[in-house]
């Protein structure tokens, strides 16, 4: 330095759920809480997934369908930065 990853050490993050709040929703934020995580740090660049207010189309006027510019990095890949060191 690269690869690898312990029943190691020092620290870190925080799923579900609950409360408050923002949002049309998906979901976000804050507090509580821990299922897990070696990048579960950061970036929506590619793919996936979720939502469908507005818009478009249809309508039996009840509604139905399509659609990302919305969301997700704790779905995967890629980019970038970084702690520790037993085998």
């Nucleotide at each position: 330095a690269a690869a690898u990853g312990a029943u190691a050490a020092a620290g870190g993050c925080a799923a579900a759920c609950c409360u408050a709040u923002c949002g049309a929703a998906a979901g976000g934020u804050a507090g509580g809480g821990a299922c897990g995580c070696a990048a579960a740090g950061c970036c929506a660049u590619g793919g996936g997934u979720c939502u469908a207010c507005a818009g478009c189309u249809c309508u039996a006027c009840g509604g139905a369908g399509c659609c990302a510019a919305g969301a997700u990095u704790g779905c995967c890949a890629g980019g970038u930065u970084g702690c520790c060191a037993a085998a």